[in-house]
Context: one part of a larger RNA
RNA sequence: CCCUUGUUUAGGAACUCGGCAAAACAAUGGCCGUAACUUCGGGAUAAGGCCUGGUUGCCCCCGGGAGGGGGUGACCCGCAGCGAAAGACAUCAACCGACUGUUUACCAAAAACACAGGUCCCUGCAAAAUCAUAAGAUGAAGUAUAGGGGCUGAUGCCUGGCCAGUGUCAGAACGUUAAGGAAGGGGGUCAUUCCACCGCAAGGUGGAGGCAGCUUCCGACUGAAGCGCUGAUGAACGCCGGCGAUAACUAUAAUCGUCCUAAGGUAGCGAAAUUCCUUGUCGGGUAAGUUCCGACCUGCACGAAUGGCAUAACGAGUUGAUGACUGUCUCAACAAGGGACUCG
Numbered sequence: 001c002c003c004u005u006g007u008u009u010a011g012g013a014a015c016u017c018g019g020c021a022a023a024a025c026a027a028u029g030g031c032c033g034u035a036a037c038u039u040c041g042g043g044a045u046a047a048g049g050c051c052u053g054g055u056u057g058c059c060c061c062c063g064g065g066a067g068g069g070g071g072u073g074a075c076c077c078g079c080a081g082c083g084a085a086a087g088a089c090a091u092c093a094a095c096c097g098a099c100u101g102u103u104u105a106c107c108a109a110a111a112a113c114a115c116a117g118g119u120c121c122c123u124g125c126a127a128a129a130u131c132a133u134a135a136g137a138u139g140a141a142g143u144a145u146a147g148g149g150g151c152u153g154a155u156g157c158c159u160g161g162c163c164a165g166u167g168u169c170a171g172a173a174c175g176u177u178a179a180g181g182a183a184g185g186g187g188g189u190c191a192u193u194c195c196a197c198c199g200c201a202a203g204g205u206g207g208a209g210g211c212a213g214c215u216u217c218c219g220a221c222u223g224a225a226g227c228g229c230u231g232a233u234g235a236a237c238g239c240c241g242g243c244g245a246u247a248a249c250u251a252u253a254a255u256c257g258u259c260c261u262a263a264g265g266u267a268g269c270g271a272a273a274u275u276c277c278u279u280g281u282c283g284g285g286u287a288a289g290u291u292c293c294g295a296c297c298u299g300c301a302c303g304a305a306u307g308g309c310a311u312a313a314c315g316a317g318u319u320g321a322u323g324a325c326u327g328u329c330u331c332a333a334c335a336a337g338g339g340a341c342u343c344g
Base pairs, nucleotide, nucleotide: 001339002338003337004336005335006334007333008332010330011329014328019325029051030050031049032048037042039154053076054075055074056073057072058071059070060069061068062067077081082087089323090322091321092320093319094318095317096315097314101113102112117152118151119150120149121148122147123146129138130137131136155310156309157308158307160240161239162238165237166236167233168232169231170230171229174228175227176226180222181221184218185217186216187215188214189213193208194207195206196205197204198203241259242258243257244256245255268302269299280296281295282294283293284292
């Protein structure tokens, strides 16, 4: 010097990102007492206060009894009577998530996931959906109060506008549209036929022409879904403006004009887990407060089931404050054990 412990004058968070760590609180025993808020269940062991051993006398109550409970005296012991061990710090305020639960086995336990509840879509049973090449199986030995999928996430109050784009659903008149079919047409080949030449003839050679068949190319017309088209649909994906002027101080603008749009953000909330400027401004708390709480609204860039706003209870969640308490600190000291160090 290090580790694990113990003690400490005065002060008591001045430490620090932060009371991290430690200390203290003193105990699901009894009695008294207990606020806001609240979903009336809770909150709550809220908070806060007091008591506690042994021996013995008397009185009262309950019980059939064993026994139990209460009151009032006297006495005894110890440093100490919940006599050992074990066994909560508490409160206030805000945010998030309703809650119990689940999770990154081995750096994250959370505000993430789940959840009951809400809502939308699909599915009439040989169901939809899923696994499989299939057989087959799950769904389900179920049947729309059922099953599957998406989103939201208790509860309370609510959930505004836009269907132009994308998606989904419905429609079938018209347009477009594949393979296929196909009237017809073109090309290739080509019997009979014709011409020329050779030959007495039989016939041979060359050329022209082109039927049928075969083959090849084109093809009017026909031809489904889809797309175009028409409409619906937002708890479908999503989106929810700008400029200028205006009131008898000033300021501001209920109001007006204009451009654009599918429609221009409603209620509620708001410097917020969202606010850049920003330590915004005002108020509170402090001697002093970039944090915190209450307001304001100028929302860079909140906003309504990608849910909005409240919310009792709950939380090893996050943030701020207070009491108590302390070697966290002012500022360090000492002690014990184990290392380090020396020797072996």
About this RNA
RNAcentral holds the full RNA, with entries from ENA. A computed fold for a 344-nucleotide part of an RNA from Candidatus Uhrbacteria bacterium GW2011_GWC2_41_11, annotated as large-subunit ribosomal RNA, domain IV. Lineage of the source: Bacteria > Bacteria candidate phyla > Candidatus Uhriibacteriota. Its Rfam family is "Bacterial large subunit ribosomal RNA". Rfam links the family to the GO terms ribosome and structural constituent of ribosome. The coordinates come from a structure-prediction model, not an experiment, and the mean pLDDT is 86.